Bacterial RNase P class A from a Rhodospirillaceae bacterium, 384 nucleotides, folded computationally.
The model forms 95% of the base pairs in the Rfam consensus.
Rfam family: Bacterial RNase P class A. The family's RNA type in Rfam is ribozyme.
NCBI's taxonomy places the organism under Bacteria, Pseudomonadati, Pseudomonadota, Alphaproteobacteria, Rhodospirillaceae.
The gene name in the source record is rnpB.
């Protein structure tokens, strides 16, 4: 100087205008509303505060409400799955271990169990798991022969995968049949909390691969969800209760209640017919609906210093308080600076602004994101 690899910050800044939400303080006046009044609301005016690293997806863990439940076991169901630690918890982070990739930094792994038991392994292939035998090798059959009968599993094909590999010896040819060495099993040591890893021994191989296939194992795990719940609490309609006032006339009936007929309201008016409704007011109760008030911003908060710890993270001990809307503020315009991008030798011109937006909170995690910055490491090549 390129080319990577790991961590981590940042996500335009200034003023100036004009506006929106929140809460605080003063005025609210004799003539804005309420109210008897104290007061309060609306309006004005001053200072103050006002989106994110993901606010997003709603995956998982939680807090906090409600709901259902006697406790505990079991069974079911669903979830997690190498060892240790950290956490309120977690499927989340840290640090190990194995595997696997990368020359390296470093990076990925649904990573218990496959000798408890089922089940599956298309196609192809002689055989897909208590093995088999198509070419082929060897031996045989009285000879040939594209034949028969037999040993065989090294070679040849198949196929993701062929029942320990390689090599020596050993055979008619062969073969753990014997040995070496390697794997794999099973035993003892030895280091480490563990997974695990080192190292002797022994077994002639007996054990393919699938568990994001059923299972088995251990471990956890009550449903639902701020539109959760909880409090106030109109207006109109409805319901009760207690008055006041009108309650004619028959019929059915035990009480009360039904149906007829007068009566009263209803069309703009009147009469006659028809037809709808029917007691009427008054005060008080109680539920419920708009509405409103809590839940709702102090919390497993944040952050600088010691201290422990490899790290996550934990202990003290100081400062800080940092949106709270609910048809849902958190914006617009302007100027200057800065960023990119085209142009230009330069001044300068023109154009641009990432992903995206709170909503009960909180720890993760994935996903999306223009550009800019740090810090540590890594391989290459150059110079001194």
């Nucleotide at each position: 100087u390129c080319a990577g690899a790991u961590g981590g910050u940042c996500g335009g800044a200034u003023g100036g205008u004009c506006g929106c939400c929140c809460a605080c303080c003063a005025c609210g006046a004799u003539u804005g509303g309420g109210g008897a009044a104290a007061c309060u609301c609306a309006g004005u005016g001053g200072a103050g505060g006002g989106a994110g690293g993901a606010a997003a997806g709603u995956c998982c863990g939680g807090g906090c409400u409600c709901c259902a439940c006697g406790g505990a076991a079991a069974c079911g169901c669903g979830g997690u799955g190498c060892c240790g630690g950290g956490u309120a918890a977690c499927g989340c982070c840290c640090g190990g271990c194995g595997g696997a990739g990368g020359c390296g930094a470093c990076u990925c792994c649904a990573g218990g169990g496959a000798u408890a038991g089922u089940g599956c392994c298309a196609c192809a292939g002689a055989a897909a798991g208590g093995a088999u035998a198509c070419c082929g090798c060897c031996u045989u059959c009285u000879g040939u022969u594209u034949g028969g009968a037999g040993g065989u599993a090294a070679g040849g094909g198949u196929g993701a995968a062929a029942g320990g590999g390689u090599g020596c010896g050993g055979u008619a040819a062969g073969a753990g049949c014997g040995c070496a060495c390697c794997g794999c099993g099973c035993c003892c040591c030895c280091g480490g909390u563990a997974a695990c890893g080192g190292g002797g021994g022994u077994g002639g191989c007996a054990c393919g691969g699938u568990a994001a296939a059923c299972c088995c194992c251990a471990c956890c795990g009550g449903g639902a969800g701020c539109a959760a719940a909880a409090c106030c609490g109109a207006g109109u309609a409805g319901g009760g209760a207690c008055g006041g006032c009108a309650a004619g006339a028959g019929a059915a009936u035990u009480u009360u209640u039904u149906c007829u007929c007068a009566g009263g309201c209803g069309g703009g008016u009147u009469u006659u017919c028809g037809c709808g409704c029917u007691g009427c007011u008054g005060u008080c109760c109680g539920g419920g609906u708009a509405g409103g008030u809590u839940g709702c911003a102090u919390g497993a908060g944040g952050u600088g210093c010691u201290c422990g710890g490899u790290a996550a993270c934990g202990a003290g001990u100081g400062c800080c308080c940092u949106a709270g809307a609910u048809g849902a503020a958190u914006g617009g315009c302007c100027a200057u600076c800065g960023c990119c991008c085209g142009u230009u030798c330069a001044c300068g011109c023109g154009g641009g602004a990432a992903c995206a937006g709170a909503a009960c909170c909180c720890g993760g995690c994935u996903u999306a994101c223009a550009g800019a910055c740090c810090a540590u490491c890594u391989g290459a090549c150059g110079a001194c």